[in-house]
RNA sequence: GGAGUCGGCCAGGCAAUCGCUGCGCCCGCGAGGGCGUGGAGGAAAGUCCGGGCUCCGCAUGGCACGGCGCCAGGUAACGCCUGGGGGGCGCAAGCCCACGGAAAGUGCAACAGAAAGACACCGCCCAAGCGCGCGCAAGCGCGACGGCAAGGGUGAAAUGGUGCGGUAAGAGCGCACCGCGUCGACGGCAACGGAGACGGCACGGCAAACCCCGCCGGGAGCAAGGCCAAAUAGGGAAGCAGGCGGCGAAAGCCGCGGCGCGCGGCCAGCGCGUGCUUCCGGGUAGGCCGCUCGAGGUGCGCGGCGACGCGCAUCCCAGAGGAAUGGUUGCCCACGACAGAACCCGGCUUACCGGCCGACUCCCAAC
RNA sequence: GGGCCAUUAGCAAAGCGACCCAAUGCGCUCCCCUGUCGAGGGAGAGAUCGUCCUUUUGAAUCCGACAUGGCCCGCCA
Numbered sequence: 001g002g003a004g005u006c007g008g009c010c011a012g013g014c015a016a017u018c019g020c021u022g023c024g025c026c027c028g029c030g031a032g033g034g035c036g037u038g039g040a041g042g043a044a045a046g047u048c049c050g051g052g053c054u055c056c057g058c059a060u061g062g063c064a065c066g067g068c069g070c071c072a073g074g075u076a077a078c079g080c081c082u083g084g085g086g087g088g089c090g091c092a093a094g095c096c097c098a099c100g101g102a103a104a105g106u107g108c109a110a111c112a113g114a115a116a117g118a119c120a121c122c123g124c125c126c127a128a129g130c131g132c133g134c135g136c137a138a139g140c141g142c143g144a145c146g147g148c149a150a151g152g153g154u155g156a157a158a159u160g161g162u163g164c165g166g167u168a169a170g171a172g173c174g175c176a177c178c179g180c181g182u183c184g185a186c187g188g189c190a191a192c193g194g195a196g197a198c199g200g201c202a203c204g205g206c207a208a209a210c211c212c213c214g215c216c217g218g219g220a221g222c223a224a225g226g227c228c229a230a231a232u233a234g235g236g237a238a239g240c241a242g243g244c245g246g247c248g249a250a251a252g253c254c255g256c257g258g259c260g261c262g263c264g265g266c267c268a269g270c271g272c273g274u275g276c277u278u279c280c281g282g283g284u285a286g287g288c289c290g291c292u293c294g295a296g297g298u299g300c301g302c303g304g305c306g307a308c309g310c311g312c313a314u315c316c317c318a319g320a321g322g323a324a325u326g327g328u329u330g331c332c333c334a335c336g337a338c339a340g341a342a343c344c345c346g347g348c349u350u351a352c353c354g355g356c357c358g359a360c361u362c363c364c365a366a367c
Numbered sequence: 368g369g370g371c372c373a374u375u376a377g378c379a380a381a382g383c384g385a386c387c388c389a390a391u392g393c394g395c396u397c398c399c400c401u402g403u404c405g406a407g408g409g410a411g412a413g414a415u416c417g418u419c420c421u422u423u424u425g426a427a428u429c430c431g432a433c434a435u436g437g438c439c440c441g442c443c444a
Base pairs, nucleotide, nucleotide: 001363002362003361004360005359006358007357008356009355010354012332013331014330015329016328017327018326020039021038022037023036024035025034026033027032041338045349046348048347049346050345051344052343053221054220055219056218065217066216067215068214069213070084071083072082073081074080085099086097087096088095089094100212101211105210106209107206108205121152122151123148124147125146130143131142132141133140134139160178161177162176163175164174165173179201180199181198182197183196186193187192225289226288227287228286235280236279237278238277239276240275243256244255245254246253247252258274259273260272261271262270263269296315297314298313299312300311301310302309303308333336368440369439370438371437372436373435374434377393378392379391385424395411396410397409398408399407417433418432419431
């Protein structure tokens, strides 16, 4: 100098001016005004996980259902984070992995292929046995309902690999090395690693298929939930009023009538309803609480490899309810991305112009 | 704000690991029929299964992320 990896931070700045809004104080009967102070994010987003909070349910246990899945730790908790193990990628810094169980069971594997679970299509072989033929016989030749699985072929996948020996042909059949399995001194909290010994190899794949094992999980969500509480219409109670008849001691009930409404052009008819005052209860509109001081921020110290924890000091940092955080002007430059709180918090994921800082790796050159 | 659902030809809609470069109906194109249209008969075209990944030999289907569209929320009985 170039190429790259990882981590952290920032997200136009400054000034003037006009507004919006929470809180505090002051003035004002009030409407309102003045002063001070606070006023979006790293993702406020998706709502994918986990918790707080609230209401409902709940003795306990089990079944069912759902989620998670190497080990240890962190945490309020997690599917998150840290450290480690194993596997894969990269020269390296480093990055990626839903990473329990397929020698419990069930299931699946299209097409191709003989066979997708213990198979033989092509092929190889007649040593023994068997069959046939020839031969006096010894024996020779042929063959599969016999032996083999090396080679060919199919497939995503076909029962260890290479070499030497061996054989009728072959084959872990034997041997060497590699791989695999079992046991395992020893190391480690553990996952796991593993000197060494033994075994010719038996046990193919899929569990983001059912399932088994282990662990976890009650449901709903601030439009949760609570308080205050109009008008109108229902509900309840008391009092008053009320044409006629029936029942009744009464309260009251029933029928007729009256009145109103509906069906109907009108009548008849049919159906529905029934006055006034006061009080009580539920509850709607509306208002208030929940609402932001919190698993909080910053600094220092200590413990820990780290995530994180502990201690001390210090700070208060949006809280609306049609929903505030904006407009204009000037200067500067690197010319400004994605985006906007609505109960709160911890994560993950997704979107994003760019800039700064730190640590590390590789290459080139020079010393 | 919170809780859910869906996405497959122009429209509707089945399929939920291979049989599927995906059924069916309406619609569309061509042919026959008819004087013509319709009806009827026959033939045919039309889908990267919303997008990108994961698992798997194999994905419309399983897993995850994203996009688009839609539905519900209070009180009493």